[in-house]
Context: one part of a larger RNA
Molecule: small-subunit ribosomal RNA, 5' domain
Organism: uncultured bacterium
RNA sequence: AUUGAACGCUGGCGGCAGGCCUAACACAUGCAAGUCGAGCGGGGUUAUGUAGCUUGCUAUAUAACUUAGCGGCGGACGGGUGAGUAACGCGUGGGAAUCUACCUAGUAGUGGGGGACAACGUUUCGAAAGAGGCGCUAAUACCGCAUACGCCCUAAGGGGGAAAGGGGGGGAUCUUAGGACCUCUUGCUAUUAGAUGAGCCUGCGUCAGAUUAGCUAGUUGGUGGGGUAAGGGCCUACCAAGGCGACGAUCUGUAACUGGUCUGAGAGGAUGAUCAGUCACACUGGAACUGAGACACGGUCCAGACUCCUACGGGAGGCAGCAGUGGGGAAUAUUGGACAAUGGGCGCAAGCCUGAUCCAGCCAUGCCGCGUGUGUGAAGAAGGCCUUAGGGUUGUAAAGCACUUUCAUUGGGGAAGAAGGCUGAUUAGCUAAUAACUGAUUAGAUUGACAUUACCCAAAGAAGAAGCACCGGCUAACUCCGUGCCAGCAGCCGCGGUAAUACGGAGGGUGCGAGCGUUAAUC
Numbered sequence: 001a002u003u004g005a006a007c008g009c010u011g012g013c014g015g016c017a018g019g020c021c022u023a024a025c026a027c028a029u030g031c032a033a034g035u036c037g038a039g040c041g042g043g044g045u046u047a048u049g050u051a052g053c054u055u056g057c058u059a060u061a062u063a064a065c066u067u068a069g070c071g072g073c074g075g076a077c078g079g080g081u082g083a084g085u086a087a088c089g090c091g092u093g094g095g096a097a098u099c100u101a102c103c104u105a106g107u108a109g110u111g112g113g114g115g116a117c118a119a120c121g122u123u124u125c126g127a128a129a130g131a132g133g134c135g136c137u138a139a140u141a142c143c144g145c146a147u148a149c150g151c152c153c154u155a156a157g158g159g160g161g162a163a164a165g166g167g168g169g170g171g172a173u174c175u176u177a178g179g180a181c182c183u184c185u186u187g188c189u190a191u192u193a194g195a196u197g198a199g200c201c202u203g204c205g206u207c208a209g210a211u212u213a214g215c216u217a218g219u220u221g222g223u224g225g226g227g228u229a230a231g232g233g234c235c236u237a238c239c240a241a242g243g244c245g246a247c248g249a250u251c252u253g254u255a256a257c258u259g260g261u262c263u264g265a266g267a268g269g270a271u272g273a274u275c276a277g278u279c280a281c282a283c284u285g286g287a288a289c290u291g292a293g294a295c296a297c298g299g300u301c302c303a304g305a306c307u308c309c310u311a312c313g314g315g316a317g318g319c320a321g322c323a324g325u326g327g328g329g330a331a332u333a334u335u336g337g338a339c340a341a342u343g344g345g346c347g348c349a350a351g352c353c354u355g356a357u358c359c360a361g362c363c364a365u366g367c368c369g370c371g372u373g374u375g376u377g378a379a380g381a382a383g384g385c386c387u388u389a390g391g392g393u394u395g396u397a398a399a400g401c402a403c404u405u406u407c408a409u410u411g412g413g414g415a416a417g418a419a420g421g422c423u424g425a426u427u428a429g430c431u432a433a434u435a436a437c438u439g440a441u442u443a444g445a446u447u448g449a450c451a452u453u454a455c456c457c458a459a460a461g462a463a464g465a466a467g468c469a470c471c472g473g474c475u476a477a478c479u480c481c482g483u484g485c486c487a488g489c490a491g492c493c494g495c496g497g498u499a500a501u502a503c504g505g506a507g508g509g510u511g512c513g514a515g516c517g518u519u520a521a522u523c
Base pairs, nucleotide, nucleotide: 001522002521003520005519006518007517008516009515012370013369014368015367016366017365018363019362020328025326026325027324029323030322031321034073035072036071039070040069042067043066044065045064046063047062048061049060050059051058052057053056080281081280082279089206090205091204092203093202094201095200098198099197103194104193105192106191107190108189109188110187111145113143114142120135121134122133123132124131125130151160152159153158165186166185167184168183169182170181173180174179207253208252209251214244215243216242219241220240221239222238223237224236225235226234256278257277258276259275260271261270262269263268283304284303285302286301287300306317307316308315309314334360336359337358338357342356343354344353345352346351373403374402375401376400383394384393385392386391407464409459410458411457412456413455417450420446422444423443424442425441426440427439428438429437467512468511469510470509471508472493473492474491478507479506480505481504482503488495489494
């Protein structure tokens, strides 16, 4: 000088930050990942119409709202933790044998069929979790056929491979009165390029121990084969006998790494909380499935430990998400508000979801700012303390007098954070079209958790607001009383055995000040 600090005494306000460093210990409860009805069939509610009539029910049509299921996209991001890892894990610089959903740009297509499975109905088993049988059904779910500019394979002849529709509007023409058709939009398929993200290889750097000196059998290399998005002993068969090591292999211990942070004139040393990048992990161990992407924190399966339910047959669970609980500990916060902003997922959109985030609450944990009054006031009051008994000191300090009102209190006013989205109008593009859609301009009514916000004005009254450590030397600051090697102090030197500036108290003083000391730790 510093700290994610703790402890003791004390404590007025505000701003900005920070807040389980220990048990990667166990977790009650709530929430943290959904969304799309403009992909699909069905169900429900309401309204309106029609029919039947038992006059409030049934059937049916339309519209609006809603949603368990199928389907799509997202649950691989965001958030947490640092157990493992001394490693291409990280940092930095190169590289070639790769993939990349959504997005952007380009090219070419989007024809015609089929069979299922949920939901639903019915039924069986089970305490439950749930499971099974039979039957019906839709699709942007699934599968053939056709076509193939790019694409893939090739022995260069040839061979292989795709798709899906949805929504809005509409004048003529046709019509089986459903529509065809036109147009706009959004999807889908194939492929090229980009962007972004990711996988892989590699030079160099990256803690301690030699009281660890030898280590290695897929081990090191080759050939054939397999596997992967991709190179490779990555895997496998055969062949060879290699490969690493005092420039420290192997083994053991410790540890996530970095930008940075602290210190220091620097070199260096220490460190890796918050913020940012990378990695690893998700009760412990193992495994794959799905998918563009995972070997997947709030997915699946198996094994284990633990907890819970049970009708004893069998089941359920995983806070190192946000709060919160127990425990451990010197020690670390609310079972809060809102999606208003920023960002993310889904959606044409409105919007929905979002413990990410933005805010609020608690804590002097830190940094910074402000206040606890100002001026005047000598009879140098009283009281205290000291005294050579004269006086000195506390001390202009107080009282008194005259002012001020920051902050706090009370009352009133009051921004910015809001961009957008919605409705209407005008206009441009597109178009057969004045429709619809898209863009621009404009008008209107609106969207704020924080929030009793910041800030401003007013009212009242010095009113509500000072402590802590030290005073032998180092080291700024001295006297009296008590005690008598006792009680005690102490960072070092050392004080205390009857005049203690060193112990305890008092008066006085010194330092810092909403803090001050102590302890711990680093330079």